[in-house]
Context: one part of a larger RNA
């Protein structure tokens, strides 16, 4: 000089940061992941209204509520965002390179296409078993759910004709043959028909999907050279080991994995084992090489009670999925169950230490939807703590009889000291009063208008006007009045290193001390008062770093 600091003592006020460094213990409660009715069937209730019986407060049928709520079947998403640092000395990171060994949903961009059938199934109803969690059996039904059939190419295979490139055995491209493989509709408008209508059938359209091909984007997988703590008081390790044919499995090279066949591979340029440890970009010192360090914040990794395991997906061996074992904990009708804050408050323990069970989706971002719009403890904001940086403030001029009072004194005074009082301003910040924002607002909707698109003047996106709503922070910020008091200075130190000195207590005592050291009767080094030095809303100490 520094810090994610802690303790002492002391504390106005704003900004902007920051905030469990220990126990990867353990968890009470709420939230933290949904959404889509324009993919699908079905579909309540209160409550009001009308009619009608009559037992005059009930009971039936209509209607509205409502095709709404809340549940089911389906589709996307839940692999992102948000946590933490326990393993990991490794391709885990970092930094350059390969994939002629590859995968990529939604996006962007160019083609082909989107025919035609069928059986189930939850929902729901009905029997039944459980204390419960929950499950079984029977019946009905629907999809963009599930399953045939057709049709197939610049997709895949497999055999086969040339060429061309080199890394000389495989890339690329090319001729022909042959196998193999799709799919799903759903909205809005419009014209014809007729059963004249809230439909429906055939026809056209606009929007959106589906399915299959090419390229790109982004993301991801694997590979490689080099870097990447300490102990040789760690010297030897290795049998799928090491390498080869063949197979298997993979989105892909490979002993990844199985047969066989070799006998080989690592190693004092530290294998092997041990101890610590996430890692970077960076941070903090330092003139600089360095040294140390990895909170916040951005890249990557790995982890989700512990241990193993796959399942679904484009992607997971999945923090708020499933399975199976453990240990804890909690509920039980003792038969059986439920559960995982290292998401965001929050609570116990441990500690020298670390904050609220707040507020808002208004903006910026995700996820789901055609859209309104819902969901979002990411996030934006607010609260708490001087934890840290930066800024103000505690008043300004004037003002000697150098009052009063402290303290010293050589008793003459000297010194706190213009310091106070007084007198004349100003009005920062707090507090009271009254006023009160821009900008963060772009979407959206509803109307005109234009030109697209079409048979269309409809219908739909798109551009422009024009109008209506949307702000959690907030009654915040700023602004005015009123106000120097009745709100606003403290800490350490004063032998030497080191700016500041004298009185009084004590007497090798009590006691300081970073070092040298101070104290045993005149202590500038112990304790007090006064003076003075240094810093300030902070000022010491204690820990760490260079």
């Nucleotide at each position: 000089a520094a810090u994610g600091a802690a303790c002492g003592c002391u504390g106005g006020c704003g900004g902007c940061g920051u905030g469990c460094u220990u126990a990867a213990c353990a968890c009470a409660u709420g939230c933290a992941a949904g959404u889509c009715g324009u993919a699908c069937g079905a579909g309540a209730a209160a409550u009001c209204c009308u009619u009608a019986g009559c037992u005059u407060g009930c009971u039936a049928a209509g209607g509205a509520g409502a095709g709404u709520a809340a549940a089911g079947u389906g589709g996307c998403g839940u692999a992102c965002g948000g946590g933490u640092g326990a393993g990991u000395a490794a391709c885990g990171c970092g930094u350059g390179g390969g994939u002629a060994a590859u995968c990529u949903g939604c996006c962007c961009u160019c083609g082909a296409g989107u025919u035609u059938g069928g059986a189930a199934u939850a929902a729901c109803u009905u029997c039944g078993c459980g204390a419960a969690a929950g499950c079984g059996g029977g019946g009905c039904u629907a999809a963009u759910g599930c399953c045939g059939a057709a049709u197939a190419a610049u997709a895949u295979c497999a055999u086969u004709u040339g060429a061309u490139u080199c890394u000389u055995g495989a890339a690329u491209u090319u001729u022909a043959u042959g196998a193999u493989c799709a799919a799903a509709g759903g909205u809005g408008g419009c014209c014809u028909c007729u059963a004249c209508a809230u439909g429906u059938a055939a026809g056209c359209u606009u929007c959106u999907g589906c399915u299959u091909g090419g390229g790109g984007a982004u993301g991801a997988g694997c590979u490689c050279g080099c870097g990447u703590a300490c102990c040789a008081u760690u010297a030897g390790c290795u049998u799928g080991u090491u390498g080869g044919u063949a197979g298997g499995g993979u989105a892909a090279c490979g002993g990844c994995c199985u047969a066989c066949c070799a006998a080989g591979g690592c190693g004092a340029c530290g294998a092997u084992g041990g101890u610590u440890a996430g890692c970077u970009g960076g941070u903090c010192u330092g003139a600089g090489a360095g040294g140390a360090u990895g909170a916040u914040c951005a890249g990557c990794c790995a982890c989700a009670c512990u241990g193993g395991a796959a399942c679904u997906g484009a992607c997971a061996c999945a923090c708020g999925g499933u399975c199976c074992a453990g240990a804890c904990u909690c509920c039980u009708a003792c038969g059986g169950g439920a559960g995982g804050c290292a998401g965001c408050a929050g609570u116990g323990a441990g500690g020298a230490a670390u904050u609220u069970u707040g507020c808002g989706c208004a903006a910026u971002g995700g996820g789901c939807g055609a859209a309104a719009g819902c969901c979002u403890g990411a996030c934006g904001c607010a609260g708490c703590a001087a934890c840290g940086c930066c800024g103000c403030g505690u008043g300004a001029g004037u003002g000697a009889u150098g009052g009063a009072g402290g303290c010293c004194c050589u008793c003459g005074g000297g010194u706190c000291g213009u310091a106070a009082a007084g007198c004349u301003c100003u009005g920062u910040c707090a507090a009271g009063u009254g006023g009160g924002a821009a900008g963060a607002a772009c979407c959206u909707g509803c109307g005109c208008a234009a030109a697209a698109c079409u048979a269309a003047u409809a219908a739909u996106a798109u551009u422009g006007c024009g109008u209506a709503c949307u702000g959690a922070c907030g009654g915040u910020a700023c602004c005015a009045c009123u106000g120097a008091a009745g709100g606003a200075a403290g800490c350490a130190c004063c032998g030497g290193c080191u700016a500041a000195c004298u009185c009084c207590g004590u007497g090798c005592c009590a006691g300081c001390a970073g070092c040298c050291g101070c104290g045993g009767u005149a202590a500038u080094a112990c304790g007090g008062g006064g003076g003075g030095u240094g810093c300030a809303a902070g000022c010491g100490u204690u820990a760490u770093u260079c």
Molecule: small-subunit ribosomal RNA, 5' domain
Organism: uncultured bacterium